[in-house]
This is a predicted structure of a 72-nucleotide RNA (transfer RNA) from a Candidatus Parcubacteria bacterium.
Its Rfam family is "tRNA".

């Protein structure tokens, strides 16, 4: 330099065109307990960025950024 794959909560994964983006763990709060742990209830939290297609984009297209890999 060329090509391929990938980028979603703090972490690990879902959601392949139609919902208010789902769950587990983690975090905060309440209850319980002499205290802690465990347990129950509850709260907040994310689509790498910018354009395009579409009535509608996490999903499809282009560019940029980042990660991994192959070739040279």
């Nucleotide at each position: 330099g060329u090509c391929u794959u990938c980028g979603u909560a703090g972490u690990u994964u879902a959601a392949u065109g139609g919902a208010u983006a789902a769950a587990a763990c983690a975090a905060g709060g309440a209850c319980c307990u002499c205290c802690u742990a465990a347990g129950u209830c509850u709260u907040a939290g994310a689509u790498a960025g910018a354009a395009g297609u579409u009535c509608g984009a996490u999903u499809c297209u282009u560019c940029u950024c980042g990660a991994a890999g192959a070739c040279a």